A computed fold for a 95-nucleotide RNA from Candidatus Brocadia sp., annotated as c-di-GMP-I riboswitch aptamer.
Rfam family: c-di-GMP-I riboswitch aptamer. Gene Ontology term of the family: cyclic-di-GMP binding.
Of the family's consensus pairs, 84% are formed in the model.
Lineage of the source: Bacteria > Pseudomonadati > Planctomycetota > Candidatus Brocadiaceae > Candidatus Brocadia.
The sequence was found by an Rfam model in a public genome assembly.
Model confidence (mean pLDDT): 80 of 100.

RNA sequence: UCCCGAUAAAGGCAAACCCUGAGCGAUCAGGAGACGCAAAGUAAAGGGUCUUUAAACUACAGGGAGGUAGAAUAAAAGAUAGCCUUACUGCCGAG
Numbered sequence: 001u002c003c004c005g006a007u008a009a010a011g012g013c014a015a016a017c018c019c020u021g022a023g024c025g026a027u028c029a030g031g032a033g034a035c036g037c038a039a040a041g042u043a044a045a046g047g048g049u050c051u052u053u054a055a056a057c058u059a060c061a062g063g064g065a066g067g068u069a070g071a072a073u074a075a076a077a078g079a080u081a082g083c084c085u086u087a088c089u090g091c092c093g094a095g
Base pairs, nucleotide, nucleotide: 003095004093005092012037013036018031019030020029021028022027035082041088042087043086045085046084047083048080049079050078051077052076053075057070058069059068060067
């Protein structure tokens, strides 16, 4: 230095539930709380998942405009780094 990760040491982070706030929503921020984590540090580049929106399709009722519901695909805009990959960075050191 790299790999690796101790029944080591010093520290670190914080799932769910709950409270407050932001957002149409996925979700996020703060508080409280610990299921877990050796990158659970950072970054949405790729995949996955999720959300919203519009158009088209089908069904229903309707004079029409438009409305309600449904399933699938593609698109646009987002969310997730505690789903995986990737990139960058980092504490400790028994082996």